[in-house]
Notes:
Small-subunit ribosomal RNA, 3' major domain from an uncultured bacterium, 488 nucleotides, folded computationally. Its Rfam family is "Bacterial small subunit ribosomal RNA". Rfam links the family to the GO terms ribosome and structural constituent of ribosome.
Context: one part of a larger RNA
């Protein structure tokens, strides 16, 4: 000087408490450990691994396994030799394909020269590309993240980490950065052997909440006319909206408290206050944290193979164990019928209105739309009826049968539909998680990936919409000062 303390003081954070909903029990989905296996590819492992890399494993992907094959190689560059009716296409044989063998037919391209030409072109010669053989090399998702770059996680959006000069100290170092107030904040004020400064904080950026302007093939009977009643038509951009620009909030005003300060409390006005809400943004560093299977890269290793191709299997195994989820155990519920109201987004080998067929998944036809123009397009809620507490009209696992769709192909191993079957489960031990407001809870919708999909995942969107916070003693993490130390 740090680190640590079941030392002290001050102070924060859904840290506890208060409250609401969960997990831990069940079934299923998914990831992991383990076990099994020819292989169940590899990595990630407390917080910070485990719906993670994976925003799509039937083949492909694919890195794994057994088997069949290839070697100058699936790919790059250079050199040497050969060939040049050669590359390429069609064909025949073995084969699951890859690959190997055969040779019949068709048959190019670029450059230079010569000849012919009814100028479009054609013929020949040489060279090149290409192909074959050889060499140098390629190739490696082989190892090392304890050799690295880059990128990322984490402490932590925490309030901090430092520097120049000066001063103090033999020195390590201290001071500044401590102190008194204050703040979300090393935020600001005051004081002070310090005075300044940098990286952080804040602000500048984006979304959202109010208003104005600009702009009107979205919107509006607002005002008029028409109307087969639908902004449908004429017409108009005022409103809604869309998208660009601007205004608005600054403790600016009033009162109180306070060192007359920083600021705090209350009030007015205001759509909004005291950083309005949310996001992007993460200092010096820590964990020899993670990644060599994105990429790049040192070194090591393999080079008829640790490289390359193929078809098949595996990554989907299952006595178990754990994480994260989904669906439930019902009556603020389930079923049936009726009837409303979104937003984000997406759409041309696409979205598909509407009509017909089918109980349905879906099929046939197909308007419109490359899209503020057409389409995908809600559910909970609300109204009416049934169920009456039962393992049930709860719950839907499992299994059987019959079908639909995608795709070369659904046996291993896809999704969906109908009928039948109806399991466990009656609210979950010890323990444990999330959340402070339009949040939790609950309801549906969209998108990426994608032929299809194991999505109940992820990233977003809107609808309905709570309860509680006395307080900081305690648990966890953190900040500042101080104290002890035989630790560094």
């Nucleotide at each position: 000087u740090g680190a640590c303390g079941g030392g002290g003081g001050c102070c924060c954070g859904c840290a506890c408490a208060a409250g609401c909903g969960g997990u831990g029990g069940a079934g299923c989905g998914u990831g992991u450990g383990g076990u099994u296996u020819a292989a169940u590819u590899g990595g990630a492992u407390g917080c910070u691994a485990a719906g993670c890399c994976a925003a799509g494993a039937a083949c492909c992907u694919u890195a794994c396994c057994a088997g069949g094959g290839c070697u100058u190689g699936a790919c790059a560059u250079g050199c040497c030799g050969g060939u040049g009716g050669u590359a390429c296409c069609u064909c025949c044989c073995c084969g699951a394909a890859a690959g190997g063998g055969g040779u019949a037919g068709g048959g190019a391209c670029c450059c230079a020269g010569u000849c012919c030409u009814u100028u479009g072109g054609g013929a020949c010669u040489g060279g090149g590309a290409g192909c074959c053989g050889g060499c140098a090399c390629a190739g490696g998702u082989g190892g090392u993240g304890c050799a690295c770059g880059g990128c990322c996680g984490u402490c932590g959006u925490c309030a901090g980490c430092u520097c120049g000069u000066g001063c103090c100290g033999u020195g390590a170092g201290g001071u500044g950065u401590u102190g008194g107030g204050u703040u979300a904040a090393g935020u600001c004020c005051c004081g002070c052997a310090a005075c300044g400064a940098g990286c952080g904080c804040a602000a500048c950026c984006c979304c959202u909440g109010c208003c104005c302007c600009u702009a009107g093939u979205u919107g509006c009977c607002a005002g008029c006319g028409g109307u087969u009643c639908g902004g449908c038509c004429g017409g108009g951009c005022a409103c809604u909206c869309u998208a660009g620009g601007g205004g608005g909030a600054c403790u600016g005003c009033c009162g109180g408290c306070g060192a007359c300060g920083a600021g705090c409390c209350g009030g007015a006005g205001g759509a909004a206050g005291g950083a309005g809400g949310g996001g992007a943004u993460g200092a010096c560093g820590u964990c020899a944290g993670g990644u060599a299977c994105u990429c790049g890269u040192g070194c090591c290793c393999c080079u008829u193979a640790u490289g390359c191709c193929c078809a098949g299997g595996g990554c989907g195994a299952c006595a178990c164990a754990c994480g994260c989820g989904c669906u439930a155990c019902a009556a603020u519920g389930g079923g049936c019928g009726g009837u409303a109201c979104a937003a984000u987004g997406g759409g041309u080998u696409g979205c598909g209105a509407c009509c017909c067929c089918g109980c349905g998944a879906g099929g046939g036809g197909g308007a419109g739309c490359c899209a503020a123009u057409c389409c995908c397009c809600a559910a909970a809620a609300c109204c009416g009826c049934c169920c009456u507490c039962a393992g049930u009209u709860c719950g839907g696992a499992u299994c059987g049968c019959a079908g639909g769709c995608u795709g070369c192909a659904a046996c291993c191993c896809g999704c969906c539909u109908g009928c039948g079957u109806g399991a466990a489960g009656c609210c979950g031990g010890a323990a444990u998680c999330g959340c402070u407001a339009g949040u939790a809870a609950u309801c549906g919708c969209g998108g990426a990936u994608c032929a299809g999909c194991c999505a109940c995942g992820c990233c977003g969107c809107g609808g309905u919409g709570a309860a509680u916070a006395c307080g900081u003693u305690c648990c966890c993490g953190g900040g500042c000062c101080u104290u002890g130390u035989a630790c560094a």